A computed fold for a 74-nucleotide RNA from Pseudomassariella vexata, annotated as transfer RNA. Rfam family: tRNA. The family's RNA type in Rfam is transfer RNA.

[in-house]
RNA sequence: GGCCGGAUGGUGUAGUUGGUUAUCACGUCAGUCUAACACACUGAAGGUCGGGAGAUCGAGCCUCCCUCUGGUCA
Numbered sequence: 001g002g003c004c005g006g007a008u009g010g011u012g013u014a015g016u017u018g019g020u021u022a023u024c025a026c027g028u029c030a031g032u033c034u035a036a037c038a039c040a041c042u043g044a045a046g047g048u049c050g051g052g053a054g055a056u057c058g059a060g061c062c063u064c065c066c067u068c069u070g071g072u073c074a
Stems, first nucleotide, its partner, number of pairs: 001073007010026003019057001028044005050066005
C1' cells in the first nucleotide's frame, strides 16, 4: 500500500426488509428481606450507536471521507 471485519450505557453484547420508547446480562444506586452482610425479589439511573458529510418523509442499519483497532496479501 491492497482486501476483509470490528467500534452501540461503566464492561460484554443483541438489533430481522430502514419505521416504536435502542435489547439482554453483569456492575452501580434505592427499596423489601436479615441482628448485620450476602443471596433472592422489586424498582431506578446511566446511550443519542467512533467522528463528519450525503441520499431518504424517516438511519444503529444505506453511500462517501476520516480516526482507532483485528485479520490477511504483498